[in-house]
RNA sequence: GCAGCGGUAUCGAAGCGGUCAUAACGAGGCGGUCUCGAAAACCGUUAGCCCAUCGGGCUCGUGGGUUCGAAUCCCACCCGCUGCG
Repeated sequence: GCAGCGGUAUCGAAGCGGUCAUAACGAGGCGGUCUCGAAAACCGUUAGCCCAUCGGGCUCGUGGGUUCGAAUCCCACCCGCUGCG
């Protein structure tokens, strides 16, 4: 340099055009129940930003495009892995 695959909340990961991004599912964290105490089990909870803040909006690596509608399709770029030269 070329090709393929991947980038989704703390981590992993499903979702592949519309009423599951109110982000599933698993792990971890936090709180609770139980226990003398702990483990296990069970229950709840667990991203950030913006605004004219009882509320509303935006964010699927970044920026554009297509479409009535995009995490999903197209283009460019960034990062990672694998292969080839």
The RNA shown here (transfer RNA) has 85 nucleotides and comes from an Oscillospiraceae bacterium. Taxonomically the source falls in Oscillospiraceae (Bacteria, Bacillota, Clostridia, Eubacteriales). It matches the Rfam family "tRNA". Rfam's curators write: Transfer RNA (tRNA) molecules are approximately 80 nucleotides in length. Its mean pLDDT, the model's own confidence on a scale to 100, is 80. The sequence was found in a public genome assembly.